[in-house]
The RNA shown here (transfer RNA) has 71 nucleotides and comes from a Bacillota bacterium. It matches the Rfam family "tRNA". By type it is a transfer RNA.
RNA sequence: GGAGCUUUAGCCAAGCGGUAAGGCAAUGGUCUGCAACACCUUGAUCUCCGGUUCGAAUCCGGAAGGCUCCU
Repeated sequence: GGAGCUUUAGCCAAGCGGUAAGGCAAUGGUCUGCAACACCUUGAUCUCCGGUUCGAAUCCGGAAGGCUCCU
């Protein structure tokens, strides 16, 4: 220099145009003599900027971070 993949909560991770699942961790609560276990509760401008669309995490363009391959 060229090409590809990837970016969703503190961590892991689903989502394929119509209110963003789940698990772990965390906050608060119930329970208990105190704990543990169990149960309930709380949480996301989907890396950023623009475009398309009635509507975008999702499609398109650009930028940034990470990973890989070729030379």